[in-house]
Context: one part of a larger RNA
RNA sequence: GGACGAACGCUGGCGGCGUGCUUAACACAUGCAAGUCGAACGAGGUGCUUGCACCUAGUGGCGAACGGGUGAGUAACACGUGAGCAACCUGCCCCUGGCUCUGGGAUAGCCUCCGGAAACGGGGAUUAAUACCGGACAUUCACUUUCCUCCGCAUGGUGGUCAGUGGAAAGUUUUUCGGCCAGGGAGGGGCUCGCGGCCUAUCAGCUUGUUGGGGGGGUAACGGCCCACCAAGGCGACGACGGGUAGCCGGCCUGAGAGGGCGACCGGCCACACUGGGACUGAGACACGGCCCAGACUCCUACGGGAGGCAGCAGUGGGGAAUAUUGCGCAAUGGGGGAAACCCUGACGCAGCGACGCCGCGUGCGGGAUGAAGGCCUUCGGGUUGUAAACCGCUUUCACCAGGGACGAAGCGAGAGUGACGGUACCUGGGGAAGAAGCGCCGGCUAACUACGUGCCAGCAGCCGCGGUAAUACGUAGGGCGCAAGCGUUGUCC
Numbered sequence: 001g002g003a004c005g006a007a008c009g010c011u012g013g014c015g016g017c018g019u020g021c022u023u024a025a026c027a028c029a030u031g032c033a034a035g036u037c038g039a040a041c042g043a044g045g046u047g048c049u050u051g052c053a054c055c056u057a058g059u060g061g062c063g064a065a066c067g068g069g070u071g072a073g074u075a076a077c078a079c080g081u082g083a084g085c086a087a088c089c090u091g092c093c094c095c096u097g098g099c100u101c102u103g104g105g106a107u108a109g110c111c112u113c114c115g116g117a118a119a120c121g122g123g124g125a126u127u128a129a130u131a132c133c134g135g136a137c138a139u140u141c142a143c144u145u146u147c148c149u150c151c152g153c154a155u156g157g158u159g160g161u162c163a164g165u166g167g168a169a170a171g172u173u174u175u176u177c178g179g180c181c182a183g184g185g186a187g188g189g190g191c192u193c194g195c196g197g198c199c200u201a202u203c204a205g206c207u208u209g210u211u212g213g214g215g216g217g218g219u220a221a222c223g224g225c226c227c228a229c230c231a232a233g234g235c236g237a238c239g240a241c242g243g244g245u246a247g248c249c250g251g252c253c254u255g256a257g258a259g260g261g262c263g264a265c266c267g268g269c270c271a272c273a274c275u276g277g278g279a280c281u282g283a284g285a286c287a288c289g290g291c292c293c294a295g296a297c298u299c300c301u302a303c304g305g306g307a308g309g310c311a312g313c314a315g316u317g318g319g320g321a322a323u324a325u326u327g328c329g330c331a332a333u334g335g336g337g338g339a340a341a342c343c344c345u346g347a348c349g350c351a352g353c354g355a356c357g358c359c360g361c362g363u364g365c366g367g368g369a370u371g372a373a374g375g376c377c378u379u380c381g382g383g384u385u386g387u388a389a390a391c392c393g394c395u396u397u398c399a400c401c402a403g404g405g406a407c408g409a410a411g412c413g414a415g416a417g418u419g420a421c422g423g424u425a426c427c428u429g430g431g432g433a434a435g436a437a438g439c440g441c442c443g444g445c446u447a448a449c450u451a452c453g454u455g456c457c458a459g460c461a462g463c464c465g466c467g468g469u470a471a472u473a474c475g476u477a478g479g480g481c482g483c484a485a486g487c488g489u490u491g492u493c494c
Base pairs, nucleotide, nucleotide: 001494002493003492004491006490007489008488009487010486013361014360015359016358017357018356019354020353021319026317027316028315030314031313032312035062036061037060040059041058043056044055045054046053047052048051069272070271071270079196080195081194082193083192084191085190088189089188090187093185094184095183096182097181098180099179100178101135102134103133104132111124112123113122114121115120141166142165143164144163147160148159150157151156198244199243200242205235206234207233210232211231212230213229215227216226217225247269248268249267250266251262252261253260254259274295275294276293277292278291297308298307299306300305325351327350328349329348333347334345335344336343337342364394365393366392367391374385375384376383377382398435400430401429402428403427404426408421411418412417438483439482440481441480442479443464444463445462449478450477451476452475453474459466460465
C1' cells in the first nucleotide's frame, strides 16, 4: 500500500447493487416451511331449479430421497483430476416392438359393542377399487443345461440354437390419460484404480479379519463386506502407526511473477440433522420437519401412561466486540400433484433494518474590497482567516409537494380477467439556496506552525523518542495539511 462476512470511537444527506451469528453443531415459546389427485375406489355430507354441482375422513396412486440449513465429524478414494466396470442399478421423461384374456377372497371406511384421563386401542357385522391373490397365452426377457460362430487384457463377452420357472388393471369412450413385457436413449447414481493437496519423529515400529487362498452367505454389483476352514502373511524413514489441526474444490485476497494466505457470499461434491444405534418402505434413504430402541433434556398426566427435537423462514433466551423482520406475494422463475382448472411451495420474487462493502450523486454556481466586523498573531507598522461573509445576479440535481404513470404477461382462461414489488421506477409541473460536513493529522519517517497553559507533572507514542519554565512532539486556540458521507483505531492476511 492492498484486502475484510469485521468490530470500536466521532460523525452522518440521497440512491443503485451486493451483503449481514466468524462465538454456543447452546437451549428453544409461537406461526408457517410438503402436499396433491373425486378423470383409481366405496361411503358420508351440503346446496338445491331432482339431476347436477361442490366438500371431504378413509382405501389407493404419485411426491415427500428434490428443494432449504449447517460444517460437528472426517487426513478418508472425503475432495480435485484422469481412467476403468467383460462386476452394476435407474421411478418419472423420449424412441422402438408386442400384449392388455379369465377368475377369486379379503380389508379400511361406515354401523355396533368395549377399554383408556389422554395418546390411542380391541371385538363383531358389512363393502369397493388402477389395493391384494390364483389361472391361461407368450418373445428377441431372466436363471440352469447342450452345441455352434465371432471377439477380447484373465475371469470372459456378442450373436444363434434345445429343454423347466416368472407377467397385464381398468376408467372413459369424443380426443385422450393409463397398465404390462422386452430392447434402446437421455439424465441420475453405485463401485474400483493412477496421480495431487496440512503440521508433528519430543509418535518408530504397526497389524489377528490382520494379509492371502479355494468354498459359502450377502448385495444392483466386485470385494475379508460377512462366515467357517487353510496358509503366515501385510504395512513402514519414499515416514507406517500415533498425536494435533481441518469439510474438499471452482475460486477469493495479495503479489511483476514465482509464491504466500483464505475457502464468507455464488456454483459443484461430501458429511450431518438432540446424542448413539438399527432397520422398514421404496426406483432411490439407513431418511432434517418418517419409524423402532437406548440416553440426556423439556412438557402433559386422572401416576397407569404419553408428547417433543428450528444446523428450514421469521422470532426468543444465552454466549459474544459483533451480525437483521415473529413482513408481502405465489405476479415471475423453478419444483410436487393433477387430463385440466387449480392447489401447495419461508425454494423463489420482493419489501424492511444496518454507511457493513462497492459505485454514483448532492450539500450550490458566477460576480463581489488594495480587503467589513469578529477571532488569532504581531517587530504595533501590520499580517492572516479571506472572495471567505455580507451584498448582487443565476440555477434547482437530490430531498419535499402536486398531476400522470409503467416494462416485467410469455402464459392461463370461452370470456370477463390476472403484478407481491407499487401509485414504486420514470415523466411533467411548483416553490425556494432553500433541508444536507465531518473526521484524522501538522517533531523526523510524512503533506501541514504559531500563541497560550503546563513544568519528567498532567500527558503523548507505530519506530526514533517528546515533557524537569520560552515544548512546532502534552492540553487549548487560531491557522494549515489530507481524505470526505465518511474519517480514524484495533484485529487478520499478502
About this RNA
This is a predicted structure of a 494-nucleotide part of an RNA (small-subunit ribosomal RNA, 5' domain) from a moss metagenome. Its Rfam family is "Bacterial small subunit ribosomal RNA". Gene Ontology terms of the family: structural constituent of ribosome and ribosome.